RNA sequence: ACCUUAUCAAGAGCAGGCGGAGGGACCAGCCCGAUGAAGCCCGGCAACCGACCCCCUUAAGGGGCACGGUGCUAAUUCUUGCUCGUUCGUUUUAUCGCCGCGCGGAAGAAUCCGCCGGUUCGACGGAGCGAACGGAGAGAUAAGAA
Numbered sequence: 001a002c003c004u005u006a007u008c009a010a011g012a013g014c015a016g017g018c019g020g021a022g023g024g025a026c027c028a029g030c031c032c033g034a035u036g037a038a039g040c041c042c043g044g045c046a047a048c049c050g051a052c053c054c055c056c057u058u059a060a061g062g063g064g065c066a067c068g069g070u071g072c073u074a075a076u077u078c079u080u081g082c083u084c085g086u087u088c089g090u091u092u093u094a095u096c097g098c099c100g101c102g103c104g105g106a107a108g109a110a111u112c113c114g115c116c117g118g119u120u121c122g123a124c125g126g127a128g129c130g131a132a133c134g135g136a137g138a139g140a141u142a143a144g145a146a
Stems, first nucleotide, its partner, number of pairs: 003144006013042001016041003022032003026081001028079002043073003048069003052064004077138001082135001084134010095123003098118003102115005
C1' cells in the first nucleotide's frame, strides 16, 4: 500500500511565539492568505485506543477521568465528481383529446371514415436541464487484521 469495523451537522487561539508564500487530498468550482499561507512550538477541543475510578456483573454493558498513545482546531468531509433512487420545477418531443365556414369518400345536410393543418388548453409516456433529500463512490481519522 491493500483489507475489516466505527465515525465524519457539535466543539476548539476575533491579542500566543517562530516562520515566511502558499493553502483548502485529487477534478471542476468557490474560497482562505502580507490585517501574514504551509510547517514547528505553545494553548485549546474532543474522547477512538490504553491506564485508572464508579455502577451492574458470569460475560457483555453503562458512566466518569483526561495520566499515556493518536486525532482535530475557516467554510457540512467547503461544494461537485456516479448510465443510482425519490420528490418538485422547467424545456422539448411522440400519441390521444381538442380546434378548423380545410380537402377527399359514402346518395349525404346531420353523422361517420381517411388526410392535412393548428395546438392557448388537458391526459399519459419518453428525453434533456436544474433544485432538495437519500444512497453509492472518493477522502480523512481511530482501532484491528495481515